[in-house]
């Protein structure tokens, strides 16, 4: 020099990923306010028990918001990050007795599994949604290493370049 390993560190991917606050659309003429009218049980306000109370329909006038999103900024950052499991806590109309269990939904945690990357299509899921996510599959696409003289094949981010460090090979 060149080559294995190990660690330290700075990068790259591209419709590339989060988060913030801006703007617009849907949410919606909903939800909710006030007035009019109705309202007997019975059922309904997440399921599996009692009680009460509110609301539940029509109609007239007023009328949001949040969660889920497109677009551009900013700002972090390339296991970004997402998704599954599991744990904890919220919230599911109000009160009160019993009980304290499942189920969905937000939020926080693991440092456990699966994923390179985005788009496309198709199947299924969340959602108010034909927005829009999100999950499996699929053919190509990109980046990226091996393999091949190429045509192509194949692996995965526990990966790949550069640098530098330290053992070690020639």
């Nucleotide at each position: 020099a060149g080559c294995c390993a190990u660690g330290a560190u700075a990068g790259a991917g591209g419709c590339g990923c989060a988060g913030c606050g801006g703007u617009c659309a849907a949410g919606a003429g909903u939800a909710u306010c006030u007035c009019c009218g109705g309202c007997a049980u019975c059922c309904c306000g997440g399921c599996a028990g009692g009680c009460a109370c509110c609301g539940g329909c029509g109609g007239a006038g007023g009328g949001a918001a949040a969660g889920g999103g497109g677009c551009g900024g900013c700002u972090g950052c390339c296991g970004a990050a997402g998704c599954a499991c599991c744990c904890g806590c919220u919230u599911c109309g109000u009160g009160c007795c019993a009980a304290g269990g499942u189920g969905a939904u937000g939020c926080g945690g693991g440092c456990u599994g699966c994923u390179g990357g985005g788009a496309c299509g198709c199947c299924g899921g969340a959602a108010a949604a034909g927005a829009u996510c999100c999950g499996g599959c699929g053919g190509a696409c990109u980046g990226u290493c091996a393999c091949g003289c190429a045509a192509g094949u194949g692996g995965a981010g526990a990966g790949c370049u550069g640098u530098c460090a330290u053992c070690g090979c020639u």
Model confidence (mean pLDDT): 78 of 100. This is a predicted structure of a 170-nucleotide RNA (Lysine riboswitch aptamer). The model forms 98% of the base pairs in the Rfam consensus.